[in-house]
The prediction has a mean pLDDT of 81.
A computed fold for a 74-nucleotide RNA, annotated as transfer RNA.
Rfam family: tRNA. The family's RNA type in Rfam is transfer RNA.
RNA sequence: GCCCCCGUAGCGCAGCCGGACAGCGCGCCUGGCUUCGAACCAGGAGGGCGGGAGUUCGAAUCUCCCCGGGGGCU
Numbered sequence: 001g002c003c004c005c006c007g008u009a010g011c012g013c014a015g016c017c018g019g020a021c022a023g024c025g026c027g028c029c030u031g032g033c034u035u036c037g038a039a040c041c042a043g044g045a046g047g048g049c050g051g052g053a054g055u056u057c058g059a060a061u062c063u064c065c066c067c068g069g070g071g072g073c074u
Stems, first nucleotide, its partner, number of pairs: 001073007010026004019057001028044005050066005
């Protein structure tokens, strides 16, 4: 220098053939249960998708540039 993959909630991930309020597990908070706690049950908070620009009626999803991480080739 070139090529490929990844970046979405505190953590791990799904969604990536464009569409209706962005979701799952763990964790966290509140309540129930219990003598107390764990487990279990019910409810809740928390992200606009690494940053910017573009295409489109509409973008996490497509295009371009940049940033960070991993791998390969010369």